[in-house]
RNA sequence: GGACGGUUAGCUCAAUGGCUAGAGCAUCUCGCUUACAUCGAGGAGGUUGCAGGUUCGAGUCCUGCACCGUCCA
Numbered sequence: 001g002g003a004c005g006g007u008u009a010g011c012u013c014a015a016u017g018g019c020u021a022g023a024g025c026a027u028c029u030c031g032c033u034u035a036c037a038u039c040g041a042g043g044a045g046g047u048u049g050c051a052g053g054u055u056c057g058a059g060u061c062c063u064g065c066a067c068c069g070u071c072c073a
Stems, first nucleotide, its partner, number of pairs: 001072007010025004018056001027043005049065005
């Protein structure tokens, strides 16, 4: 330098262009217990890497850039 894949909650990951972006774990509160753990109920937590474009509507499609990984040279 070239090809491909990836970037979404603290972590691991979902999400046909139609949505008010969800799940598990973690965290907080309550219940249960003498207490802890387990279990049950509930809450909080998001600029979907950045900037543009297409569209009535973009996490999703297109372009550029950044970062990570694999391969080729």